[in-house]
RNA sequence: AGGUCAGUAGUACAACGGCCAGUACAACGGUCUCCAAAACCGUGGAUGAGGGUUCGAUUCCUUCCUGACCUG
Numbered sequence: 001a002g003g004u005c006a007g008u009a010g011u012a013c014a015a016c017g018g019c020c021a022g023u024a025c026a027a028c029g030g031u032c033u034c035c036a037a038a039a040c041c042g043u044g045g046a047u048g049a050g051g052g053u054u055c056g057a058u059u060c061c062u063u064c065c066u067g068a069c070c071u072g
Stems, first nucleotide, its partner, number of pairs: 001071007010025004018055001027043005048064005
């Protein structure tokens, strides 16, 4: 320099172009307990950035950023 893939919550992952963007663990609160743990109930928290297509974008296109891999 060229190519491929990925970027969603603290972590690991889901999500036919139309949902309130979900799940598990973690965090916090509650029930229980002599106290804790476990169990159960609940709460908060996220789409890498810009632009475009579309009635509508996490999803499609494009530029950039970050990371991994391949070629030279």
Molecule: transfer RNA
Organism: uncultured Spirochaetota bacterium